[in-house]
Context: one part of a larger RNA
RNA sequence: CUGGGUUUAAAGGGUGCGUAGGUGGGUUGGUAAGUCAGUGGUGAAAUACUUUCGCUUAACGAAGGAACUGCCAUUGAUACUACCAGUCUUGAAUACAGUGGAGGUAGGCGGAAUGCGUCAUGUAGCGGUGAAAUGCUUAGAUAUGACGCAGAACACCAAUUGCGAAGGCAGCUUACUACACUGUUAUUGACACUGAGGCACGAAAGCGUGGGGAUCAAACAGGAUUAGAUACCCUGGUAGUCCACGCCCUAAACGAUGAUUACUCGAUCUCAGCGAUACACUGUUGGGGUCUAUGUGAAAACAUUAAGUAAUCCACCUGGGGAGUACGAUCGCAAGAUUGAAACUC
Repeated sequence: CUGGGUUUAAAGGGUGCGUAGGUGGGUUGGUAAGUCAGUGGUGAAAUACUUUCGCUUAACGAAGGAACUGCCAUUGAUACUACCAGUCUUGAAUACAGUGGAGGUAGGCGGAAUGCGUCAUGUAGCGGUGAAAUGCUUAGAUAUGACGCAGAACACCAAUUGCGAAGGCAGCUUACUACACUGUUAUUGACACUGAGGCACGAAAGCGUGGGGAUCAAACAGGAUUAGAUACCCUGGUAGUCCACGCCCUAAACGAUGAUUACUCGAUCUCAGCGAUACACUGUUGGGGUCUAUGUGAAAACAUUAAGUAAUCCACCUGGGGAGUACGAUCGCAAGAUUGAAACUC
């Protein structure tokens, strides 16, 4: 390499859009490139194969045959693939009518809590812990009440819920906007699937500039604990956490399970529709769960949301360590990211 694999043993790209490429529905006619058949030419000899023969045999040698699975030319075949020209509607998309949702962006508003400020009541403690202490407090704290200010997050509803490509999304409301599903089968007529490169998005932390700063809180300080305690516990506390713009581009980015299509026993719950409605009970389409048969699997388990049966395309794996390191290259302000070895060793 082939073969074999990728939930957990090595291995699915973080996710989408999409270029090249690969693959692709029914049917009619044509062409005959691939494909198949015939014929002709060529495919040196030797070797190898085979038959016979020659050295006493064998090795060795000689003669003949087949073979040389290939290439070229030509004559045909037309099922399949391809190409050209039509056509169809079931794939795909569109239209119309509904429905749904924490989908996205921007603005406005709200209450609870927290902290702070002012005033009032009030007096000696508060706070914290396993126990304490640091800390706060007679310059009047804690507690209670009133008023005000600030920033951040949205209790209950809330769910095995819903939406989104993933990351993710939750107070209420307005505007703009994207999507999915259902119904009607009205329109187009294969317009499809996948997708190397590419482009876009991408939690948290981090970075740059400018704001903001209530809470919480790396670093840091103090108090404890301890043999020690650069920790766990406590009191504080700065970056950060928040906003705008620009970067970074990584996660156990997980369902550790790529996308699409078809097929394959049932049970049950649930979300959004439609049909029929009587409140039962049911049918059907699309989502979300649980259990299970055949099957699969090393097993655990998976099981119409497959890890079953098949097909197409992409990505990835090939003993452990060295190592996701070194070097080089690209990207980045940096941190670093991406790509990614070898010696050596077991």
This is a predicted structure of a 346-nucleotide part of an RNA (small-subunit ribosomal RNA, central domain) from an uncultured bacterium. RNAcentral holds the full RNA, with entries from ENA and SILVA.